[in-house]
RNA sequence: CGAGUCGACCGGGUGUUCGCGGGCGACCGGCGCAAGGCCGCCCGAGGAAAGUCCGAGCUGCGCAGAGCAGGGUGCUGGAUAACGUCCAGUGGGGGCGACCCUAAGGAAAGUGCCACAGAAAACAAACCGCCGUCUGGUUCAUCCAGGCGGUAAGGGUGAAACAGUGCGGUAAGAGCGCACUAGGGACCAGGUGACUGGCUCCCUCGGUAAACCCCACCCGCAGCAAGACCAAAUAGGGGGAGAAUGAGGUUGCUCGCUGACUCCCCGGGUUGGUCGCUUGAGGUGUUGGGCAACCAACAUCCUAGAUAGAUGAACACCGUAAACAGAACUCGGCUUACGGGUCGACUCGCCGG
Numbered sequence: 001c002g003a004g005u006c007g008a009c010c011g012g013g014u015g016u017u018c019g020c021g022g023g024c025g026a027c028c029g030g031c032g033c034a035a036g037g038c039c040g041c042c043c044g045a046g047g048a049a050a051g052u053c054c055g056a057g058c059u060g061c062g063c064a065g066a067g068c069a070g071g072g073u074g075c076u077g078g079a080u081a082a083c084g085u086c087c088a089g090u091g092g093g094g095g096c097g098a099c100c101c102u103a104a105g106g107a108a109a110g111u112g113c114c115a116c117a118g119a120a121a122a123c124a125a126a127c128c129g130c131c132g133u134c135u136g137g138u139u140c141a142u143c144c145a146g147g148c149g150g151u152a153a154g155g156g157u158g159a160a161a162c163a164g165u166g167c168g169g170u171a172a173g174a175g176c177g178c179a180c181u182a183g184g185g186a187c188c189a190g191g192u193g194a195c196u197g198g199c200u201c202c203c204u205c206g207g208u209a210a211a212c213c214c215c216a217c218c219c220g221c222a223g224c225a226a227g228a229c230c231a232a233a234u235a236g237g238g239g240g241a242g243a244a245u246g247a248g249g250u251u252g253c254u255c256g257c258u259g260a261c262u263c264c265c266c267g268g269g270u271u272g273g274u275c276g277c278u279u280g281a282g283g284u285g286u287u288g289g290g291c292a293a294c295c296a297a298c299a300u301c302c303u304a305g306a307u308a309g310a311u312g313a314a315c316a317c318c319g320u321a322a323a324c325a326g327a328a329c330u331c332g333g334c335u336u337a338c339g340g341g342u343c344g345a346c347u348c349g350c351c352g353g
């Protein structure tokens, strides 16, 4: 200097004037901190607010239980309120590397599937072959055809063919024997563990569970349109079915528990207001512990609460860069969309010292 990998930050800024929502304070108003008006101060959309995919906080219901069904997760150890998240490792795969990905328990519990090709796709097999022997072709050799026996080393098919390579051996072959390698088991050592290493034995025991299944662990339901209160109005209206021989509730079913109204149709009134509603598993800084995720202590700060749904306009200067995109109970994550700028660490290549 170039090319990459990982992580973090920003999402126009400053000032003036007017305008919008909330809070606080004073004044006017008036019975009244009523509604409203005016003035001053403070605050006012995101890294994803999106998706609604997970987990919880919170609210209500269920005496909140057991079994089956159903659903979720799936290497190990930690973090967390919890999670399908995060951190650190291990195995496998990719990359020269920094790093990245991982749906990563079990195939000797069982069932299913592996197209086509091929003899044969799970304990299955002989298409071409190789060897021996018998018979025949005039036949001693040789060659050809057929029968019987042996064989799976060679060739072919395929993603994959009863571990691989080499040497010996054999009628021809084959772990038949040997050497090395791969896989599996036992033993020893290291590690909390997943696992790793060593030595020895076994020739050796397809793949697929992101197929059904088996195993281990986990799982009440509904949701802020939850729920609580106030005000106002009406028709304690009409009809039907069920109910202590148990309505209804308890996610589905069964048992258990509870225990008084439940459901359907027609019709009438209200559609208003307040709370919930923002002080939190909160933010920031320092110190300590931990490889880290994170935890603890101290200090400090209060940073939106709309509801016909708040952020706009003008001017001046700076900047040159504005994409994706607007809260609606809150928080921890994941996924998706996205232009440009800045900073840090590391890897590779080239050049120079």
Stems, first nucleotide, its partner, number of pairs: 001349010012318007020044006027037002046324001050335002053333005058223004065255004070219005075089005090104001091102004105214002110212002112208003127155002129151009163181006182204001183202003187198004227275004237266006248258003282301008
Bacterial RNase P class A from a Bacillota bacterium, 353 nucleotides, folded computationally. Taxonomically the source falls in Bacillota (Bacteria, Bacillati).